[in-house]
Formats: sequence, structure tokens, C1' cells
RNA sequence: CGGGGCAAGGAGCGCUGCGCCAGAUUCCGAUCUGUCAGGCUUGCCCAGGAGUUCCUUUUCAACGGCGCUCACCCGAC
Repeated sequence: CGGGGCAAGGAGCGCUGCGCCAGAUUCCGAUCUGUCAGGCUUGCCCAGGAGUUCCUUUUCAACGGCGCUCACCCGAC
């Protein structure tokens, strides 16, 4: 650094639907249908790639279409 798994980022309902994915069609360019608003970030684990002196200290979050309900915190009345 990328890949896979798990967890966390308060909870739920409705709507639309891009990407991924599945299926069908195809003039192989793509089109249609279905599903779909944690696909993002952080931490841990696994097997890898790259790099290379070691140790210590500090820090624990920032975000997530539209509408609604609740929870939590602060403020006002």
C1' cells in the first nucleotide's frame, strides 16, 4: 500500500435511484429488469506487496441524497 473478514461511527419508517452485483437482450458500442442510500472513514484480525535504525510521547475522530419519528447533548421559553 492494496485484497479478504469482523467491529464501531445512536435507533427506526417512507421515497428516489448512481455504482457494485444478479438475470435477460445485444448491432458487442450498449440496453432493459431486479436489488439497492455504510459503496465512506477508523480500529482489529488474516494472508500478501513495497520500504527500512530503534525507542518514547501526544491524539481517538471526520463524514454519510430527500422527508419524517425517536434517543442523546447544549441553549431558549